[in-house]
């Protein structure tokens, strides 16, 4: 450009990994990349749940406990887009 199958539009976020960066660590941030998502929007002493242990206490010096510290892409809670009935 063209053909053929195929049905909903317009969008949207952005796992793992890499790089720099904060952070005791869990993990947060950018930026690249996309695994997958109708709420993976937004909310954390409103609720369960999970993860780390700086500090603290204990003690058998190397363990154990615990969150004020993180996870909303774990559940929730709430608030939205499209179509159709």
């Nucleotide at each position: 450009u063209a053909g053929a199958a195929u049905a909903u539009u317009u969008a949207g976020c952005a796992a793992a990994c890499u790089u720099a960066u904060c952070g005791a660590a869990a993990g947060g941030u950018a930026a690249g990349g996309a695994c997958g998502c109708a709420a993976a929007g937004c909310u954390u002493u409103a609720g369960g749940g999970u993860c780390u242990a700086a500090g603290u206490a204990a003690u058998u010096u190397a363990u154990u406990a615990u969150a004020u510290g993180a996870c909303a892409g774990c559940c929730a809670g709430u608030u939205g887009c499209a179509a159709a009935a």
Predicted 3D model of an 85-nucleotide RNA (c-di-GMP-I riboswitch aptamer) from Acetobacterium woodii. The prediction has a mean pLDDT of 79.